Model confidence (mean pLDDT): 81 of 100.
SAM riboswitch aptamer (S box leader) from Ammonifex thiophilus, 131 nucleotides, folded computationally.
Rfam family: SAM riboswitch aptamer (S box leader). Rfam describes the family as follows. The SAM riboswitch is found upstream of a number of genes which code for proteins involved in methionine or cysteine biosynthesis in Gram-positive bacteria.
NCBI's taxonomy places the organism under Bacteria, Bacillati, Clostridia, Thermoanaerobacteraceae, Ammonifex.
[in-house]
RNA sequence: CUCUUAUCGAGAGUGGCGGAGGGAACAGGCCCGAUGAAGCCCGGCAACCAGCCUGCCUUUUAAGGGCAGGCCAGGUGCCAACCCCUGCAGGGAGAAGAGCCGGAAAGGCAUUCUCGCCUGGUGGAUAAGAG
Numbered sequence: 001c002u003c004u005u006a007u008c009g010a011g012a013g014u015g016g017c018g019g020a021g022g023g024a025a026c027a028g029g030c031c032c033g034a035u036g037a038a039g040c041c042c043g044g045c046a047a048c049c050a051g052c053c054u055g056c057c058u059u060u061u062a063a064g065g066g067c068a069g070g071c072c073a074g075g076u077g078c079c080a081a082c083c084c085c086u087g088c089a090g091g092g093a094g095a096a097g098a099g100c101c102g103g104a105a106a107g108g109c110a111u112u113c114u115c116g117c118c119u120g121g122u123g124g125a126u127a128a129g130a131g
Base pairs, nucleotide, nucleotide: 001131002130003129004128005127006126007125008124013042015041016040017039021032022031023030026087027086028085029084043079044078045077048075049074051071052070053069054068055067056066057065058064083123088120089119090118091117092115093114094113095112096111099109100108101107
């Protein structure tokens, strides 16, 4: 770097050093930041993997494997805002006025705009495994 699987809910600092940026990338927006950004250290959160234990299944036992649960915190990860929001497709709600159908009204269709409304996708992040 590519592929596969799972998750993207919740949670986590009144600390020290540092000294101007940061929220992945592009664009648009919206934010955070001298009441101190990034980064480093300490601290904390969580429980993906590892470790230990229990139950069930794998015809029985052992090994191995699978599922569920518990303990722990060794390897990672994380500690503003939903992955900060949008970008592509479909749907929903609201509004507008100059269109169309309709004798008119009602209603429907189309157009434009708005929505921190919904679903899926793209992209991304993290873990575990494979190449």